[in-house]
RNA sequence: CGGCAAGCCCGCUCCAUCGCUGCCCGCUUCGGCGGGGGGAGGAAAGUCCGAGCAACACAGAGCGCCGUCCAAGCUAACGACUUGACGUCCGUAAGGGCGUAGUAACGUAACAGAAAACAACCGCCCGCAAGGGUAAGGGUGAAAAGGCGGGGUAAGAGCCCACCGCGGAGGUAGCAAUACGCUCCGGCAGUACGUCUGACGGGUUGCAAGACCAUGUAUACCGACAGCCAAGGGUUGCUCGUCCGAUGUCGGGGGGUAGGUCGCUUGAGGCCGCAGGUGACUGCGGUCGUAGAUAAAUGAUGGAGGCUUCGCCUGCGGGCGGAGAACAGAACUCGGCUUACAGGGCUUGCACGAAAA
Numbered sequence: 001c002g003g004c005a006a007g008c009c010c011g012c013u014c015c016a017u018c019g020c021u022g023c024c025c026g027c028u029u030c031g032g033c034g035g036g037g038g039g040a041g042g043a044a045a046g047u048c049c050g051a052g053c054a055a056c057a058c059a060g061a062g063c064g065c066c067g068u069c070c071a072a073g074c075u076a077a078c079g080a081c082u083u084g085a086c087g088u089c090c091g092u093a094a095g096g097g098c099g100u101a102g103u104a105a106c107g108u109a110a111c112a113g114a115a116a117a118c119a120a121c122c123g124c125c126c127g128c129a130a131g132g133g134u135a136a137g138g139g140u141g142a143a144a145a146g147g148c149g150g151g152g153u154a155a156g157a158g159c160c161c162a163c164c165g166c167g168g169a170g171g172u173a174g175c176a177a178u179a180c181g182c183u184c185c186g187g188c189a190g191u192a193c194g195u196c197u198g199a200c201g202g203g204u205u206g207c208a209a210g211a212c213c214a215u216g217u218a219u220a221c222c223g224a225c226a227g228c229c230a231a232g233g234g235u236u237g238c239u240c241g242u243c244c245g246a247u248g249u250c251g252g253g254g255g256g257u258a259g260g261u262c263g264c265u266u267g268a269g270g271c272c273g274c275a276g277g278u279g280a281c282u283g284c285g286g287u288c289g290u291a292g293a294u295a296a297a298u299g300a301u302g303g304a305g306g307c308u309u310c311g312c313c314u315g316c317g318g319g320c321g322g323a324g325a326a327c328a329g330a331a332c333u334c335g336g337c338u339u340a341c342a343g344g345g346c347u348u349g350c351a352c353g354a355a356a357a
Base pairs, nucleotide, nucleotide: 001353002352003350004349005348006347007346008345009344010343012305013304014303015302016301017300018299020039021038023036024035025034026033027032041327045338046337048336049335050334051333052332053206054205055204056203065202066201067200068199069198070084071083072082073081085100086099087098088097089096090095101197102196105195106194107193108192109191121138122137123134124133125132126131146164147163149161150160151159165188166186167185168184169183170182171180172179173178210262211261212260213259216257219254221252222251223250224249225248226247232244233243234242235241269288270287271286272285273284274283275282276281307324308323309322310321311320312319313318
């Protein structure tokens, strides 16, 4: 120097002209006009997890359903985040990916293989044979009944012994998960997935939540008047009687619709400094004001500069010309996660390669 790993940051700037959309002030012939000032992101995205807030629901208990599952911490909260433990895989390394409650009972384990858990195909041993013993060796498989050496045996085998491994108890270290060239004890083990069991947590719906105001038209209901003894209805088997009453006008009037106001942006807020902590994060002090639209504004063009890249020239300082610039776009608000992203920068680390420029 190349390459790589971890963490973090930026992600065009300025000017002019023409627009768009809220707010404030002034003018207005109420149509607008003039001036001032504000106007997207690191993810505004997916809506996956956790909260605030709101409405509705809710005696208490159990079952079911859903979620989480190593330890300690952090936090308003969380399945996020931080630090650590163990296993396994990738990488030379720095480092990274995945996983982690329990296993009493039950189920399944393709193909291959004798056998996938009451294992004997070949081999070895005993035996004339029938048959029996044997998990050392071969072969199959993702996985074959702890490994290796010695003793032992007919041949073998934790059958016995040493060492390694495993499990339990103790000791030491640690808050803990857990670790240990420590001590003692036990001849000790299938594995994976699912069902299952345990502990903890969980009301539902989302700002189109929801609260308030409310024009016009129609109208439940009420009152007055007109109208008329009149349709119809109740009471009754029928008639009479009796009760209600069609329709219109005016007034009152509840609910709902269009529309409007609030919710709405000061919030677990940003930035800076100091202090504590390995860290997530926390405390104290200072400072800042930063969209709130509703069918939805935040844009376009030109110029200058900066950046990247290509070509040419060079007196090696640089100059000239061309091309390019991502993902995306608020819709109640926060904390995370995930996904997209041209290009650029900073810090720390690794030591695989090169000694070229």